Predicted 3D model of a 385-nucleotide RNA (Bacterial RNase P class A) from Leucobacter rhizosphaerae. Model confidence (mean pLDDT): 77 of 100. The sequence is in RNAcentral, with records from ENA.
């Protein structure tokens, strides 16, 4: 210098004009109470002041806190997850490592238990797709026939042997060499690969390395059933609690032989009303509600995720509804133009651009969307010293 790979930053700043929402205060209006001065209420309008979205607030895909339902015992069913060790409140998340695959490398990818428990499935092609398979080929035998130097040999047919070679396919039941044979074949042997098992060494472990023995060898698929292991009760802030207020019941079903009450069964508790349909009524206020597994920084421990301690910081909280628009200056990016030049550049002015998206109980993740800029680590190649 070029290429690659991994990670981070960031989501413009200031000023002005207008607008929207909560809250506080002021005067005004309306209503109520009071003889009155006045007091109280108002989601009435108005003035002033403070404050007013995000890195993803999003999707609602996981995990928790919180709340209620028998505080939650047993069974069955169902669901999710799946290398090992750690982190965490928890996780399907994160970190480190192992194994497999890709890359020269940095690094990336893996829904990574079990296919020698059982069942199922595999389009097309092909003889044969899982108890393998004779289409071509190879081999000897028998029959017919042609040639013959009488040793044989060619062709056709028949019933056989054969998985070495060909052919089909994503995949054809270990590989190479030899022995053997009519031809062949783990039929047998040597080496290699893989599997099972036993042992040694290293590691917390997944596993790695080395050695012995065994049988010649075991195909794929579990985001198919299934098996093994681990975890999981359900519903959700419209949860739930308090205050105030309104109304009208009717019909049917079941029930002390136990109704009705967490999806089911048991168990336990409760002990008389319950359920369904139709009809009637209210639909106001307050709490929950935001300071939290919160953020930043320094130090300590740890490879890391993360944890601990000290200091500092934290002004949306709604009616399911607000949080915006325009103008100016500056900064950033892109594209033209002009002047000067010592050719490195300097100065002047113009036009255009800024995304994705919008809190509603709160956190931790994952996934997805996103205009442009800037910064850093590492790897490879090349050049110079």
């Nucleotide at each position: 210098u070029g290429g690659g790979u991994c990670g981070g930053u960031g989501a413009g700043a200031c000023g002005g004009u207008c607008g929207c929402g909560u809250c506080a205060c002021g005067g005004c209006g309306u209503c109520a109470c009071g003889c009155g001065a006045g007091u109280g209420a108002c989601a009435g309008a108005u003035g002033u002041g403070c404050c007013g979205a995000g890195g993803a607030a999003c999707g609602u895909c996981c995990g928790g806190g919180c709340u209620c339902c028998g505080c939650a015992g047993g069974g069955g069913a169902g669901a999710a997850c799946g290398g090992u060790g750690g982190g965490u409140a928890a996780c399907g998340c994160c970190c480190a490592c192992c194994c497999g695959g890709g890359g020269c490398a940095a690094c990336c990818c893996g829904c990574g238990a079990g296919a020698a428990a059982g069942u199922g499935c595999a389009a097309c092609a092909g003889a044969g797709a899982g108890u393998a398979g004779a289409c071509c080929g190879c081999c000897g035998g028998c029959g017919g026939u042609g040639c013959u130097u009488c040793g044989g040999u060619g062709c056709c047919g028949c019933a056989g042997g054969u998985a070495a070679g060909g052919c089909u396919g994503a995949a054809a039941g270990g590989g190479u060499g030899g022995u053997g044979u009519a031809a062949g074949a783990g039929a047998c042997c040597a080496c290699c690969g893989g599997c099972g098992u036993c042992c040694g060494u290293g590691g917390u472990g997944a596993c790695a390395c080395g050695g012995g023995c065994g049988g010649c060898c075991a195909g794929g698929u579990a985001a198919a059933c299934c098996u093994c292991g681990u975890u999981c009760g359900g519903a959700g802030c419209a949860a739930g609690g308090c205050c105030a207020g309104a109304c009208a019941g009717a019909a049917g079903a079941c029930g002390a032989u136990g109704a009705c009450g967490c999806g089911c069964c048991c168990c336990g508790c409760c002990g008389a009303g319950u359920c369904u349909u139709c009809g009637g009524g209210u639909a106001g206020g307050c709490c929950g509600c935001u300071a939290g597994a919160g953020g930043g920084u320094a130090c300590u421990g740890g490879c890391a995720a993360c944890a601990g301690u000290g200091c500092c910081c934290c002004g949306a909280g709604a009616g399911a509804g607000a949080u915006g628009a325009c103008c100016g200056u500056c900064a950033c990016c892109g594209c033209g133009g002009g002047u000067c030049u010592a050719c490195g550049g300097a100065c002047c002015g113009g036009c255009g651009g800024g995304a994705c998206a919008g809190a509603a109980c709160c956190c931790g993740g994952c996934g997805u969307a996103u205009g442009a800029u800037c910064c850093g680590g590492c790897c490879c190649a090349u050049u110079c010293c």
It is recorded under the gene name rnpB. Lineage of the source: Bacteria > Bacillati > Actinomycetota > Actinomycetes > Leucobacter.